The RNA shown here (Fluoride riboswitch aptamer (crcB RNA motif)) has 83 nucleotides. Rfam family: Fluoride riboswitch aptamer (crcB RNA motif). Gene Ontology terms of the family: response to fluoride and positive regulation of gene expression. Model confidence (mean pLDDT): 77 of 100.

């Protein structure tokens, strides 16, 4: 110059919200703005684009599970039973 791992952070993980010394996956691209050490600079913010991510079966007629990624708790739905 390029790969690759770590560390920080930012985002996702088939219907809501919160929380978590948790578990997986993505992480580049470009614009403005601030900064100073003036660099294809910041592990500064802000916007747009992109990646992760939009379940499963199957004879294609039709069928399955589930508000969790996982735990908890709240909301909503449904089903039984009591009052």
């Nucleotide at each position: 110059g390029g790969g690759c791992c770590g560390c920080a952070g930012g985002g996702a993980g088939a219907u809501g919200g919160c929380a978590u010394g948790c578990c997986u996956c993505c992480c580049g691209c470009u614009c403005c703005g601030g900064c100073c050490a003036u660099g294809c600079g910041c592990a500064c913010g802000g916007g747009g684009c992109a990646a992760a991510c939009c379940a499963c079966c199957u004879u294609a007629g039709g069928g399955u599970u589930g508000a969790u990624g996982a735990u908890g708790c709240c909301u909503g739905c449904a089903c039984c039973g009591c009052c």